[in-house]
RNA sequence: UAUGAUAAAGGCAAAUCUAUUGAAAAAUAGAGACGCAAAACCACAGGUCUAACGUUAUACAUGACAAUGACGGCUGGGUUACCAAGU
Numbered sequence: 001u002a003u004g005a006u007a008a009a010g011g012c013a014a015a016u017c018u019a020u021u022g023a024a025a026a027a028u029a030g031a032g033a034c035g036c037a038a039a040a041c042c043a044c045a046g047g048u049c050u051a052a053c054g055u056u057a058u059a060c061a062u063g064a065c066a067a068u069g070a071c072g073g074c075u076g077g078g079u080u081a082c083c084a085a086g087u
Base pairs, nucleotide, nucleotide: 002087003084004083011036012035016031017030018029019028020027021026034073040079041078042077044076045075046074047071048070049069054065055064056063057062
């Protein structure tokens, strides 16, 4: 450095519920653990979600398009990091 134990010390926390924020996706906090060796950080590439503003169609009910919004626990990339049995 790669790699990753039925190791040790610790860490994070899916679904769901409650509260708050938001148009929504979702976020934050508490409870809670499905999982995680980067499930730490960064929206750079791809991807996914939403559709307020805007554009557009309209039978005026609503639909379509569309990130500047969101997701790092979807993949890749970048940065940093605990432990050390075997190889």